This is a predicted structure of a 94-nucleotide RNA (c-di-GMP-I riboswitch aptamer) from Fictibacillus aquaticus. Of the family's consensus pairs, 95% are formed in the model. Its mean pLDDT, the model's own confidence on a scale to 100, is 82. It was read from a public genome assembly, where an Rfam model found it. NCBI's taxonomy places the organism under Bacteria, Bacillati, Bacillota, Caryophanales, Fictibacillus.
RNA sequence: UAUUGUUAAUGGUAAAACCAGAGAAAUCUGGUGGCACAAAGCUAUAGGGGCUACGGGCGCAUAUUAGAAACGCCUACGCCAGCCAGCUGCCUUU
Numbered sequence: 001u002a003u004u005g006u007u008a009a010u011g012g013u014a015a016a017a018c019c020a021g022a023g024a025a026a027u028c029u030g031g032u033g034g035c036a037c038a039a040a041g042c043u044a045u046a047g048g049g050g051c052u053a054c055g056g057g058c059g060c061a062u063a064u065u066a067g068a069a070a071c072g073c074c075u076a077c078g079c080c081a082g083c084c085a086g087c088u089g090c091c092u093u094u
Stems, first nucleotide, its partner, number of pairs: 002094001005091001012037002017032006035082001041087003047084002049080003055075005
């Protein structure tokens, strides 16, 4: 420097669920908890992919009057790294 992940060692993270809080939501934070993970470490407009839609646009819609409501579709510099990926790394094998 590359490589391996073996019933190794030192350790690490923490799924679902529940409680409290934040948020329009996706989701996040803390506590309990432990499904699992050899990168479940970091990276989120400037790799891909996915989720949500407060707000905005269009439609519904007829229109002289109505901020039309509800509903539908589109929209991310919002969210997901435990989807793939990129970067970095402990020990060990060769």